[in-house]
RNA sequence: GCCCAGAUGGCGAAAUUGGCAGACGCGUCAGACUCAAAAUCUGAUACCGCGAGGUGUGUGGGUUCGACCCCCACUCUGGGUA
Numbered sequence: 001g002c003c004c005a006g007a008u009g010g011c012g013a014a015a016u017u018g019g020c021a022g023a024c025g026c027g028u029c030a031g032a033c034u035c036a037a038a039a040u041c042u043g044a045u046a047c048c049g050c051g052a053g054g055u056g057u058g059u060g061g062g063u064u065c066g067a068c069c070c071c072c073a074c075u076c077u078g079g080g081u082a
Base pairs, nucleotide, nucleotide: 001081002080003079004078005077006076007075010026011025012024019065027045028044029043030042031041032040046055047054048053058074059073060072061071062070
């Protein structure tokens, strides 16, 4: 240089013949239980906004009524190859 795979909340990890983004698990916070704690159970847990609502899937563009998903360029990580 070329080829392949990947990048999604604090962490891991789903969702892809384009149609509810963040399921599920871990962690964290609050509560219940307990004399107290552990375990267990319940709820919450991206950002902006008083709210209605809007934004957010590595970065920047494009296609589309609609994009994590398709197209182009780039960045980074892993693997292969001369």
Source information: This is a predicted structure of an 82-nucleotide RNA (transfer RNA) from an Opitutales bacterium. The coordinates come from a structure-prediction model, not an experiment, and the mean pLDDT is 81. The sequence was found in a public genome assembly. NCBI's taxonomy places the organism under Bacteria, Pseudomonadati, Verrucomicrobiota, Opitutia, Opitutales.